[in-house]
Molecule: SAM riboswitch aptamer (S box leader)
Organism: Anaerolineae bacterium
RNA sequence: CUCUUAUCCAGAGCGAGUGAGAGACCGGCUCGAUGAACUCGCAGCAACCCCCAUUUGGCAAUGGGAAGGUGCUAAGUCCGGCAGCAAUGCAAAGUCUGGUAGAUGAGGG
Numbered sequence: 001c002u003c004u005u006a007u008c009c010a011g012a013g014c015g016a017g018u019g020a021g022a023g024a025c026c027g028g029c030u031c032g033a034u035g036a037a038c039u040c041g042c043a044g045c046a047a048c049c050c051c052c053a054u055u056u057g058g059c060a061a062u063g064g065g066a067a068g069g070u071g072c073u074a075a076g077u078c079c080g081g082c083a084g085c086a087a088u089g090c091a092a093a094g095u096c097u098g099g100u101a102g103a104u105g106a107g108g109g
Base pairs, nucleotide, nucleotide: 001109002108003107004106005105006104007103008102013042014041015040016039017038021031022030023029025081026080027079028078043073044072045071048069049068050065051064052063053062054061055060077101082098083097084096
């Protein structure tokens, strides 16, 4: 980098350094000198991998744990983007469903 698969309406922040951007992309909207992003330290959340117990022929399911590997700690993935509903309507919005894209884990190339 790419493929497969699961999840994405919950949860959790302070300090130091530094100093202007950030929220993937586009449109909006928002955050930011009362300090963005990044780096480091400490803390925390969660439970994907992991560990234990029970059940099972097995896959696996349920319950519990948090030492280790990741991840995460503004806003639902911040909202929308494409299609359906849905062609009526001068025209559109909103809601719902699915998808695309993205993020993270696990496994493979």